[in-house]
């Protein structure tokens, strides 16, 4: 110095896990992390809805039944990663304040 931030409207994207016990299967009960791990349908794979999170200042996915550390296990930290993919516009208010972020 710039931008993020606020309000309203209309849209869109994503994930829904791990473990223990009882159970032939379906499932039930309990525990863990978390924003969320709910409900319905289905023999199952899964599909839909709700709630939640996110929309280029990037949620989430791929690589991945990945690698090292940690955990009961997911999860978490680091690498992979300046990787590949991935969803937003409009109007208004303020132009006081505005952390972080970016440039000099």
């Nucleotide at each position: 110095a710039u931008c993020u931030g606020c309000u309203u409207g209309u849209c869109g994207g994503a994930g829904u896990g791990c473990c223990u016990u009882u159970a032939a299967u379906u499932a039930a009960a309990g525990g863990c992390u978390g924003a969320g791990a709910u409900u319905g349908c289905g023999u199952g794979a899964g599909c839909a809805a709700a709630a939640u999170c996110c929309g280029u200042g990037c949620a989430c996915c791929u690589g991945a039944u990945c690698a090292g550390g940690u955990u009961a296990a997911u999860g978490c930290c680091u690498g992979c990663g300046g990787a590949g993919g991935g969803a937003a516009c409009a109007a208004g208010a303020c132009u006081u304040c505005g952390a972080c972020a970016u440039g000099c």

Predicted 3D model of a 104-nucleotide RNA (TPP riboswitch aptamer (THI element)) from an uncultured Pseudomonadota bacterium. The sequence was found by an Rfam model in a public genome assembly. Model confidence (mean pLDDT): 78 of 100.